[in-house]
A computed fold for a 74-nucleotide RNA from Candidatus Micrarchaeota archaeon CG10_big_fil_rev_8_21_14_0_10_45_29, annotated as transfer RNA. Its Rfam family is "tRNA". From the family's description: Transfer RNA (tRNA) molecules are approximately 80 nucleotides in length. By type it is a transfer RNA. Taxonomically the source falls in Microcaldota (Archaea, Nanobdellati). Its mean pLDDT, the model's own confidence on a scale to 100, is 81.
């Protein structure tokens, strides 16, 4: 330095391809319930699209810079 690939809560993850529900879901964390007390268990809260910029009525999705993070080549 080319060229692929990929980023979403605190962690793992669905929605991207084929643009339109309010961006689901586990777990984790906080509160209440239950219990003598802990676990377990159930109920309920808050939290997320890596950054700029472009198409469009409408971008997590598509297109184009950067940035990281993997694999290749050289």
């Nucleotide at each position: 330095g080319c060229g692929c690939u990929u980023g979403u809560a605190g962690u793992c993850u669905a929605a991207c391809c084929u643009g339109g529900u309010u961006a689901g879901g586990a777990c984790a964390u906080g509160a209440g319930g239950u219990u003598g007390c802990c676990a377990a268990u159930c109920u309920c809260a808050g939290g997320a699209u890596c950054c700029g910029g472009g198409u469009u009525c409408a971008a997590a999705u598509c297109c184009c810079g950067g940035c990281g993070g993997g694999c290749g080549c050289a």